[in-house]
Context: one part of a larger RNA
RNA sequence: AGCAUUUGGUGGAUGCCUUGGCACUGAGAGGCGAUGAAGGACGUGGUACGCUGCGAAAAGUUACGGGGAGCCGCGAACAGGCUUUGAUCCGUAAAUAUCCGAAUGGGGCAACCCCUGGCUUCGGCCAGACCUGCACAUGAAUACAUAGUGUGCUGGAGCAAACCGGGAGAACUGAAACAUCUAAGUACCCCGAGGAAAGGACAUCAACAGAGACUCCGCUAGUAGUGGCGAGCGAACGCGGACUAGGCCAAUGCCAAACGUGUAAGAACUGGAACAGGAUGGAAAGCCUGGCAACAAUGGGUGAUAGCCCCGUACAGGUAGAAAGCACGAUUGGAUACGAGUAAGGCGGGACACGUGCAAUCCUGUCUGAACAUGGGGGGACCACCCUCCAAGCCUAAGUACUCCUCAGUGACCGAUAGCGAACUAGUACCGUGAGGGAAAGGUGAAAAGCACCCCGACGAGGGGAGUGAAAGAGCACCUGAAACCGAAUGCUU
Numbered sequence: 001a002g003c004a005u006u007u008g009g010u011g012g013a014u015g016c017c018u019u020g021g022c023a024c025u026g027a028g029a030g031g032c033g034a035u036g037a038a039g040g041a042c043g044u045g046g047u048a049c050g051c052u053g054c055g056a057a058a059a060g061u062u063a064c065g066g067g068g069a070g071c072c073g074c075g076a077a078c079a080g081g082c083u084u085u086g087a088u089c090c091g092u093a094a095a096u097a098u099c100c101g102a103a104u105g106g107g108g109c110a111a112c113c114c115c116u117g118g119c120u121u122c123g124g125c126c127a128g129a130c131c132u133g134c135a136c137a138u139g140a141a142u143a144c145a146u147a148g149u150g151u152g153c154u155g156g157a158g159c160a161a162a163c164c165g166g167g168a169g170a171a172c173u174g175a176a177a178c179a180u181c182u183a184a185g186u187a188c189c190c191c192g193a194g195g196a197a198a199g200g201a202c203a204u205c206a207a208c209a210g211a212g213a214c215u216c217c218g219c220u221a222g223u224a225g226u227g228g229c230g231a232g233c234g235a236a237c238g239c240g241g242a243c244u245a246g247g248c249c250a251a252u253g254c255c256a257a258a259c260g261u262g263u264a265a266g267a268a269c270u271g272g273a274a275c276a277g278g279a280u281g282g283a284a285a286g287c288c289u290g291g292c293a294a295c296a297a298u299g300g301g302u303g304a305u306a307g308c309c310c311c312g313u314a315c316a317g318g319u320a321g322a323a324a325g326c327a328c329g330a331u332u333g334g335a336u337a338c339g340a341g342u343a344a345g346g347c348g349g350g351a352c353a354c355g356u357g358c359a360a361u362c363c364u365g366u367c368u369g370a371a372c373a374u375g376g377g378g379g380g381a382c383c384a385c386c387c388u389c390c391a392a393g394c395c396u397a398a399g400u401a402c403u404c405c406u407c408a409g410u411g412a413c414c415g416a417u418a419g420c421g422a423a424c425u426a427g428u429a430c431c432g433u434g435a436g437g438g439a440a441a442g443g444u445g446a447a448a449a450g451c452a453c454c455c456c457g458a459c460g461a462g463g464g465g466a467g468u469g470a471a472a473g474a475g476c477a478c479c480u481g482a483a484a485c486c487g488a489a490u491g492c493u494u
Stems, first nucleotide, its partner, number of pairs: 001493009015479001016443002020414002022411007029403002031159002039100003042055003046078002049075003061094006070082003105114003115128005130156002133153006163194001164192004174181001178228001204211002215242005225233002246395003249339001254334004259329005269317003275290004291308002299311003344368008354380001375390005430437002450478001453465004
């Protein structure tokens, strides 16, 4: 030095576990905001770093209700307190709520600076942005007026995950290149609304039989078509389902305001059955023996696996205040009147499955421009016949879409390199000028009983005794503790 065996160290795989996630289901909710939101900054505790809570009245204040023995949030303790004169805690209603932020007195490099007026117990308090609508006052050029101005009241503003309507609108890509085309009216951006939105009551389809608003789903059908007839794009009629609802324009409807009557659901919470003994063991819920209850054997905890130990569960009960909601009734006020610069046509575009095509239909930038029910539109160029409907006004539930969020529940979903990026001080630490990027990190034990005391050592680190414990080869680098890697002992070989 190599090999083998044994025994350690290192390391943190594996097994087991789960506080956390993931995907759904059923209900609910679908908004918050000038009464100052969302989100923050800074404070706030006896000591106070982070999180949580709260706001100079600051881990809190008041009232009422519940509840009934402990409590002063978590990491995490010490000191000191509170509490049956009912605390902590839970529910409801209030008070307070610094500064920034739409941020709104002016400014500003957010959380800061500066100002005006009124009031003041001299501490301080209140008001002061802009725009819309309404009312009143005032009031130019310019006579009446109007514009403008001032005051008051009213509303708006900003934020929010997806869903929805509208405006504007790519490219990569595909076409095996590429230009029409495609991707795609997608992504991105903007505006607006609601709990849904949009659409909607035939100037619709159909085809000589007729149907009867709209929306959504399954077919029709990858059909008919369209298409450098390439790549691709791609209906409708009709059928079957979901759900059904029709109304109005001088008012039986809509909007707003205020009023009366009635009413469901609904908070914290309460009750809630039935077991003992023995042996083993550190511990019994497992085993043995004998019982009990069940409208309750979903589940969780308890020193190993508990229907009957605990929390629960089934079931039953209770539930305040007003407000809001809903239904009905009735009052007042307000807006809107039968559809012309429309239909149609020319030119240029766009939408229709349909790329200009024989291209109907719909929208309109521009130029023209009817008829008036004895009329007009459509039936895929166009004409006739026939059929069918009545545009240029308005409203309309349900069926449909989504889930930032709440409650209940489910899983041939994950189990710490998995599952959300995040089971833990996680959008943290850290990186970046910035937009932005973005981790690692769970497990002693049933209970801290977390090793008093002694010894070695540097008043160390670390270790040896002693003690606790079932176990310390569970000692805070803590369950199990694989391999790589590093030793030691023994044997063999060189």

Predicted 3D model of a 494-nucleotide part of an RNA (large-subunit ribosomal RNA, domain I) from Aestuariivirga litoralis. It was read from a public genome assembly. Its Rfam family is "Bacterial large subunit ribosomal RNA". Its Rfam clan is "LSU clan". Its family is annotated with ribosome and structural constituent of ribosome in the Gene Ontology. Taxonomically the source falls in Aestuariivirga (Bacteria, Pseudomonadati, Alphaproteobacteria, Hyphomicrobiales). Its mean pLDDT, the model's own confidence on a scale to 100, is 82.